[in-house]
């Protein structure tokens, strides 16, 4: 000068408040304990949980995409493979364009069953040959050198690239090596699509229970549920459902809801992600929603000073990721 | 809290199986009129909400982010 990981993100104390729990109480009060984050955020993925079938088959639809592994699962993570960028640490990308359909503006001769403007060559000309060179474009039908030719051209040859086959290594992506083919196959799948794998739907405003109230009301229609469709399944055989009319009570309480894929430490397995044994710990739980304020000292920033300020931001059923925001400070490894 | 939808000219909206963005109203200039309005002719005006990616090329396809609107007890 860089590259990649990670940690913290004002500290201590007095006083006054707020929420929950414990103790005590008839009930308070007093006393004691605990009280936002790395992203609590966006809701972009995945799972738990709950109800509907213990979530079943097919179609449609959606997602993912090198290989192997980790995991409850994933679009996440780890390792490896190939290609590209970089002196390097390191970073970025990844199925199929030889199944089919479609697109490639302008320019250019031609944008893909090819084609010929200038040029070059043959020829008096008409016409023919050619794809080296020029020119157009984002992209032009293998590259480069030699031979060859009227001029040229994989027309022929060597090397490189490509394709096919066999053998060997590897779980595999793939790699190594040998032989063959002059080369047929431009780019786009974050175009339709094909292949492989996965996905049932809804969401804690899910759902369960209690209390209160009431009238088994009248009329009409009809089996109901699985929230895209079909099958299929379950319940019911007179209840249930829907609509209209009229009426009653309410719009309350409790649970779900904090012991969990939990956190910390040692050891072991593994390159790692991760997993296992043992030991220790309990760490917010509201519901118009607590987590705050003042003062003192110290630290940092702005300012000449007085003084001001403390990054981003704030739980709402829970967890694993991703992404985004973030003043400043620090640590480790590597180039 | 959960689930959906929309951002294009000053305003209201088109355009979205990719090829370089339009319409109406508004604004400006000119004509017409004694003058104004109306009318006619012409003109101006765009980070397609922001950023990144795919592609030769993005308003359009993909990801991320911001703002606004709606529904659910």
């Nucleotide at each position: 000068a860089g590259u990649g990981a990670g940690u913290c993100g004002g500290g201590c104390g007095c006083u006054c408040g707020c929420u929950u729990c414990c103790c005590c109480u008839g009930a308070c009060a007093a006393g004691g304990a605990a009280g936002a984050g790395g992203a609590a955020a966006g809701u972009c993925c995945g799972g738990g949980c709950u109800c509907c079938a213990u979530a079943g088959g097919g179609c449609a639809g959606g997602a993912u995409g090198g290989c192997c592994g980790c995991u409850a699962a994933c679009g996440g993570c780890g390792g490896c493979g190939c290609g590209g960028a970089g002196c390097g640490a390191u970073c970025c990308g990844c199925g199929g364009a030889a199944a089919g359909u479609g697109g490639c503006a302008c320019a250019g001769a031609a944008a893909a069953u090819a084609c010929a403007c200038c040029g070059c060559c043959c020829g008096c000309a008409a016409g023919g040959g050619u794809a080296a060179g020029g020119g157009u474009g984002a992209a032009a039908u293998g590259g480069c050198g030699g031979g060859g030719u009227a001029a040229g051209a994989g027309c022929c040859c060597a090397c490189c690239g490509g394709c096919g086959c066999a053998c060997g290594a590897g779980u595999g992506a793939u790699c190594g090596c040998g032989c063959g083919c002059g080369c047929a196959u431009g780019c786009c799948a974050a175009a339709c699509c094909c292949c492989a794998u996965c996905c049932g739907g809804a969401g804690c405003a899910a759902g369960a229970c209690c209390a209160a109230a009431u009238a088994g009301g009248a009329g009409g229609c009809u089996g109901a549920g699985c929230g895209g469709c079909c099958c299929g399944c379950u319940c019911u055989u007179a209840a249930g459902g829907c609509c209209u009319c009229g009426g009653g009570u309410a719009u309350g309480g409790u649970c779900g809801c904090a012991u969990g894929a939990g956190c910390c430490g040692c050891c072991g397995a593994g390159c790692a992600a991760u997993c296992g044994u043992c030991g220790g710990c309990c760490u917010a739980g509201a519901g118009g929603a607590a987590u705050g304020a003042u003062c003192g000292c110290c630290g940092c920033c702005c300012g000449c000073a007085a003084g001001g300020g403390c990054a981003c931001a704030g739980a709402a059923c829970c967890c694993g990721g991703c992404u985004u925001a973030c003043a400043g400070a620090c640590u480790c490894a590597c180039u | 809290g959960c689930c959906g939808g929309a951002g294009u000219a000053g305003c209201u909206c088109a355009g979205c199986u990719g090829g370089u963005a339009g319409a109406g109203c508004a604004g400006c200039u000119g004509a017409u009129u004694u003058g104004u309005a109306a009318u006619c002719a012409g003109c101006u005006g765009g980070u397609c909400g922001g950023g990144g990616g795919u592609u030769c090329g993005a308003u359009u396809c993909c990801c991320u982010u911001c703002u606004c609107c709606g529904g659910c007890u």
Molecule: RNase P RNA; transfer RNA
Organism: soil metagenome